The prediction has a mean pLDDT of 76. A computed fold for a 172-nucleotide RNA from Photobacterium chitinilyticum, annotated as Lysine riboswitch aptamer.

[in-house]
RNA sequence: GGUAGAGGCGCAUUGUCUAUAAGUAGCAGGUUGGAGGGUGAUUCCUUUGAUGAUCUGCAAAAGGAGCCAAUGCCGAAGUAAGAUAAGGCCAUCAUGCCUUCUUGCUGGGGUUGUUACCGAAUAGGGGCAACACUGCCAUAGUAUAUAAUUACAUUAACUAUGGAGCGCUACU
Numbered sequence: 001g002g003u004a005g006a007g008g009c010g011c012a013u014u015g016u017c018u019a020u021a022a023g024u025a026g027c028a029g030g031u032u033g034g035a036g037g038g039u040g041a042u043u044c045c046u047u048u049g050a051u052g053a054u055c056u057g058c059a060a061a062a063g064g065a066g067c068c069a070a071u072g073c074c075g076a077a078g079u080a081a082g083a084u085a086a087g088g089c090c091a092u093c094a095u096g097c098c099u100u101c102u103u104g105c106u107g108g109g110g111u112u113g114u115u116a117c118c119g120a121a122u123a124g125g126g127g128c129a130a131c132a133c134u135g136c137c138a139u140a141g142u143a144u145a146u147a148a149u150u151a152c153a154u155u156a157a158c159u160a161u162g163g164a165g166c167g168c169u170a171c172u
Base pairs, nucleotide, nucleotide: 001172002171003170004169005168008074010073011072012071013070014069015068017066018065026058027057028056029055030054031053032052036045037044040093041092042091077106078105079104080103081102082101083100086099087098088097089096107134108133110131111130112129113128114127115126117125118124136163137162138161139160140159141158142157145154146153
């Protein structure tokens, strides 16, 4: 260097379902009122009555979350910054959004706290801190076994300290 593999409340994607989003947006109608409203920008809506206020009826979806299943996996993946070459999204365009690409950081999941970040959110996620847990490796020690006269050596298991996936195990 190559191939295979392990960690465990392990990771992601896809699909069914569930709640949330939300009795919200939107649509229709009544009353009031009387000139603006909307976009990053353009198209656009509007005295045939806008935005607004209020009442009534009908009434979503996306994104995010959870259960289960399947699939692909073990830098799985996540996150931050940057790029705007390429593909995609809307009536259209973009410096917007998504994918993508580059670089940095994080071994793994959990609990608690915190946060000016994402989010409609008091959900959830991300960042940061603390706490134990967990797999691996290194060092030191205890110690079982092998062998033995003894010592050296190797070693199941355990303890302490430290480390990081650029790691670890097996084969080649």

Description
The organism belongs to Photobacterium, within Bacteria. The model forms 96% of the base pairs in the Rfam consensus. Rfam family: Lysine riboswitch aptamer. The family has 47 seed sequences and 3,224 matches in Rfam 15.1. Gene Ontology term of the family: lysine biosynthetic process.